[in-house]
Context: one part of a larger RNA
Molecule: large-subunit ribosomal RNA, domain IV
Organism: activated sludge metagenome
């Protein structure tokens, strides 16, 4: 010196990105036990007390012989058996769940309701799930899957209280406004619209006419207007717990500020309720109150929301959590500031 274990004065988080690691606590019984609260918890909350052997007393359960007795009913005695509770008294040790096993505990906020699931080998979680909530789509050969334009299966030996799809995510109180865009649904008057029908008309060729220069019928065969022609699109309307949005200046009150109030532009409409420097706030350690001798973190508050907001769910919320903050008791070698030591290596020499 590396790795693992026990010890430690005085202080006890001063260490640190953070009490990481380590340490308190532990078991039984008994006393006693707060806010909250969905009345079920919270709860082993938190805090105390006791624990060994001896001896005495002796509570409870189980129960057989045996007496009475007509009885295998009752009734009486109850040996042994099992467990030894409380109570008195004595005794011993430094220690009495004598060793091992065996919760440290509180307050406070966030996030997710809760038990579950997850990146096998760097993430366990506030991610996924999850009961419930909601649109939507499907009438059975169901809609959605797989499968070669198939047979076929599954759904489902179900049948709209069912089943497939998407979103939210217990409960409580809610869920505002806006259909102009884009998406679904409906609707059919009109405008546009393929093939296909439909063929006016146009070219070529050439029988034949013509001195020629051209002219040309059927025929082949090249193009082809009109007209007709669905869905779709424009179009009309619904629909937002469907994708999704949800203002700007300007000026007013008898201190001063600020605007209940006007005024104007411009929208589809102009953010309601709740909440807010927020897991979301740049400016910013915002600015006040607690906390601390001192607090960029934490709690409470104001609203000046850069860029909160209603199922891409708002706001609360008991109980839960190897989740995250921040604080307080207890405990500690985490530290001040280190030491001695066991134990196994490394080293060295064989």
């Nucleotide at each position: 010196c590396c790795g693992u274990g026990g010890u430690u004065a005085a202080g006890g988080a001063a260490c640190u990105a953070g009490g990481c690691a380590a340490a308190u606590u532990g078991a039984c019984a008994c006393c006693g036990u707060a806010a909250c609260u969905u009345c079920g918890g919270g709860a082993u909350a938190a805090g105390g007390u006791g624990u060994g052997c001896c001896u005495c007393c002796g509570a409870g359960g189980u129960a057989g012989a045996g007496c009475u007795g007509a009885a295998c009913a009752g009734g009486c005695c109850g040996a042994g058996c099992c467990a030894g509770a409380a109570g008195a008294g004595g005794u011993c040790g430094c220690a009495g769940a004598g060793a091992a096993u065996u919760g440290g505990g509180g307050g406070u906020a966030g996030c997710g309701a809760c038990u579950g699931u997850u990146u096998a080998c760097c993430a366990a979680a506030a991610a996924c799930a999850c009961a419930g909530g909601a649109c939507u789509g499907u009438g059975c050969g169901a809609a959605g899957u797989c499968a070669c334009g198939a047979a076929g299966a599954c759904g489902a030996c179900g049948u709209a209280u069912a089943c497939g799809g998407u979103c939210u995510g217990a409960c409580g109180c809610c869920u505002g406004c806006c259909c102009g865009g884009u998406g679904c649904u409906g609707g059919a008057a009109g405008g546009u619209u393929a093939a296909g029908a439909g063929g006016a008309g146009a070219g070529g060729u050439u029988a034949g006419a013509g001195c020629a220069a051209u002219c040309g019928a059927a025929g082949c065969u090249u193009u082809g207007a009109a007209u007709u022609g669905a869905a779709g699109c424009c179009c009309c309307a619904g629909u937002a717990a469907a994708c999704g949005g949800c203002g700007g200046c300007c000026g007013u009150a008898a201190c001063u500020a600020u605007a209940a109030c006007g005024g104007u532009c411009c929208u589809a409409a102009g953010g309601u309720a709740g909440c807010g420097a927020a897991a979301u706030u740049c400016c910013u350690u915002g600015u006040c109150g607690g906390g601390u001798a001192a607090g960029u973190u934490c709690c409470g508050a104001c609203c000046u929301g850069c860029a909160c907001g209603a199922a891409u769910g708002g706001c609360g919320u008991a109980a839960c959590g190897a989740c995250u903050u921040c604080c307080c008791c207890g405990c500690u070698g985490u530290c001040u500031c280190a030491a001695a030591u066991g134990u196994g290596g490394a080293c060295u020499c064989a």